The RNA shown here (transfer RNA) has 74 nucleotides and comes from a Minisyncoccota bacterium.
RNA sequence: GCGCGCUUAGCUCAGUUGGUUAGAGCGACCGCCUUACACGCGGUAGGUCCCUGGUUCGAGCCCAGGAGCGCGCA
Numbered sequence: 001g002c003g004c005g006c007u008u009a010g011c012u013c014a015g016u017u018g019g020u021u022a023g024a025g026c027g028a029c030c031g032c033c034u035u036a037c038a039c040g041c042g043g044u045a046g047g048u049c050c051c052u053g054g055u056u057c058g059a060g061c062c063c064a065g066g067a068g069c070g071c072g073c074a
Base pairs, nucleotide, nucleotide: 001073002072003071004070005069006068007067010026011025012024013023019057028044029043030042031041032040050066051065052064053063054062
């Protein structure tokens, strides 16, 4: 330099053919339980869906450019 893949909550990741409110597990916090802690159960908070622009009535999803990370080729 060229090609491919990935980027969504603090972490690991889902998200189907563009449509109703953006989710799960773990973690955090609160409550229940316990003499207490742990386990277990219930709840709550936490998001510029990497950035910018475009298409569309409507974008996490489609398109273009950029950034970061990884793999391959040279």
Model confidence (mean pLDDT): 80 of 100. It matches the Rfam family "tRNA". Gene Ontology term of the family: triplet codon-amino acid adaptor activity.